[in-house]
Context: one part of a larger RNA
RNA sequence: GAACGAACGCUGGCGGCACGCCUAACACAUGCAAGUCGAGCGCACCCUUCGGGGCGAGCGGCGGACGGGUGAGUAACGCGUAGGAAUUUGCCCAGUAGUGGGGGACAACAUGUGGAAACGCAUGCUAAUACCGCAUACGCCCUACGGGGGAGAGCAGGGGAUCUUCGGACCUUGCGCUAGGGGAGAAGCCUGCGUCGGAUUAGCUAGUUGGUGGGGUAAAGGCCCACCAAGGCGACGAUCCGUAUCUUGUCUGAUAGGAUGAUCAGCCACACUGGAACUGACACACGGUCCAGACUCCUACGGGAGGCAGCAGUGAGGAAUUUUGCGCAAUGGGGGAAACCCUGACGCAGCAACGCCGCGUGAGUGAGGAAGGCCUUAGGGUUGUAAAGCACUUUCAGUAGGGAGGAAAAGUUAGUCGUUAAUAACGGCUAACCGUGACGUUACCUACAGAAGAAGCACCGGCAAACUCCGUGCCAGCAGCCGCGGUAAUACGGAGGGUGCGAGCGUUAAUC
Numbered sequence: 001g002a003a004c005g006a007a008c009g010c011u012g013g014c015g016g017c018a019c020g021c022c023u024a025a026c027a028c029a030u031g032c033a034a035g036u037c038g039a040g041c042g043c044a045c046c047c048u049u050c051g052g053g054g055c056g057a058g059c060g061g062c063g064g065a066c067g068g069g070u071g072a073g074u075a076a077c078g079c080g081u082a083g084g085a086a087u088u089u090g091c092c093c094a095g096u097a098g099u100g101g102g103g104g105a106c107a108a109c110a111u112g113u114g115g116a117a118a119c120g121c122a123u124g125c126u127a128a129u130a131c132c133g134c135a136u137a138c139g140c141c142c143u144a145c146g147g148g149g150g151a152g153a154g155c156a157g158g159g160g161a162u163c164u165u166c167g168g169a170c171c172u173u174g175c176g177c178u179a180g181g182g183g184a185g186a187a188g189c190c191u192g193c194g195u196c197g198g199a200u201u202a203g204c205u206a207g208u209u210g211g212u213g214g215g216g217u218a219a220a221g222g223c224c225c226a227c228c229a230a231g232g233c234g235a236c237g238a239u240c241c242g243u244a245u246c247u248u249g250u251c252u253g254a255u256a257g258g259a260u261g262a263u264c265a266g267c268c269a270c271a272c273u274g275g276a277a278c279u280g281a282c283a284c285a286c287g288g289u290c291c292a293g294a295c296u297c298c299u300a301c302g303g304g305a306g307g308c309a310g311c312a313g314u315g316a317g318g319a320a321u322u323u324u325g326c327g328c329a330a331u332g333g334g335g336g337a338a339a340c341c342c343u344g345a346c347g348c349a350g351c352a353a354c355g356c357c358g359c360g361u362g363a364g365u366g367a368g369g370a371a372g373g374c375c376u377u378a379g380g381g382u383u384g385u386a387a388a389g390c391a392c393u394u395u396c397a398g399u400a401g402g403g404a405g406g407a408a409a410a411g412u413u414a415g416u417c418g419u420u421a422a423u424a425a426c427g428g429c430u431a432a433c434c435g436u437g438a439c440g441u442u443a444c445c446u447a448c449a450g451a452a453g454a455a456g457c458a459c460c461g462g463c464a465a466a467c468u469c470c471g472u473g474c475c476a477g478c479a480g481c482c483g484c485g486g487u488a489a490u491a492c493g494g495a496g497g498g499u500g501c502g503a504g505c506g507u508u509a510a511u512c
Stems, first nucleotide, its partner, number of pairs: 001512002006508005013359005020351001021317001026315003030312003035062003040059002043056001045054003069270003078195007087187003092183002096179004100134001102132002109124006140149003154175006162169002196242003203233003208230008246266002249260004272293005295306004323349001325348003331345001332343004362392001364390002372383004396453001398448005406439001411433008456501005461482003467496005477484002
């Protein structure tokens, strides 16, 4: 000098953009943060114009493996980079072949009953896109010579002819479902190289190293097991100890390098502590389950409930870090055919000069060089065009009015095209109409009044820009280094003056 997730002291007008528990991965009151689907299903209730609509607990489906948080652990194929082969993949895209015929249950519910509660137990009834068989198998799997094995589910809209038990069958469109290939994106696995300090850590290793055969996994493999062999690693630092998430980057520096890894972004790891599996396309799962432990709470003492390293917020710790706010209007995500619902993701607002940037606190004129202050050689000098006075302007703030963009979003109607037996229904495109904004008293513009509301901080011995007087008297004190102070202190304290920066200025910590 630069720089900071800073803190402290004094001071403090406005705006934009960023950013805000670095410490106790300490403990948490309260609210919210993951639901949705009635166009899968039965039941109960409410409204009804009797067509239907709404709602509740369930069964069922999809999603709760994303998004959000934190950095405890980890020196490791964890990360970075460059490659690889023995794999899986819900939803999505294009395409192939199908979607036939049956059955028995379990919730809800009813009855009885246990418990303080949490929560159950017994009997009985019932539906399904829940569950289980049968048939079928282009492709698929196993054997490979015959052969063997395996699936499914319907729902909604519309309707000309035909049939009809008047419910429909049937046809068609859309959404689904099944099987097996391809793609996209995603995930798992393997390898080369790179990745902190300590040798006052020199030897380490028995599933250890390799083989054969098996088991297991989506998948290679001592991943696991039986047997066999005796190997494997190491001064190019094994093992052990300490420390630490890693990276794109960030800061600094002319470079080389050094330091660092907040915010944003990619990966990894974790979710009170330790362990385990279940479900599932994906978890060994933050707001799922089970077991153990510590802690907190409820209890009728028999037994139960909980997990903010989600967003706010509280206590504690600390030098130190914000609101128990608004909204789903936008972007994105989950569910749904859709309307829509949910979304502390997100978009905004609030607080903090914590940082960067911009603007303002007026501008012109004005010498009797006023008064006052300070100094003085007592003549004067300086503060100083500074003030007053005169004549102007009105940014920002204030008051009043106007006023974009973020919305080219959804939907309805018409036309046309595709599909179709069809002008219906559905989908694509075009046009018209209607219509949704948390922010928001928005940005921005106009008008009004009046210089009106808006300057401090540090320093002045040298380094280093800036000097005198008074007080003090090796005292009180200053100090980054050299050093000042013991009676004339430009170095202490005050004053006047000056210098530097300026809504900031200094100090401290840590980095180059």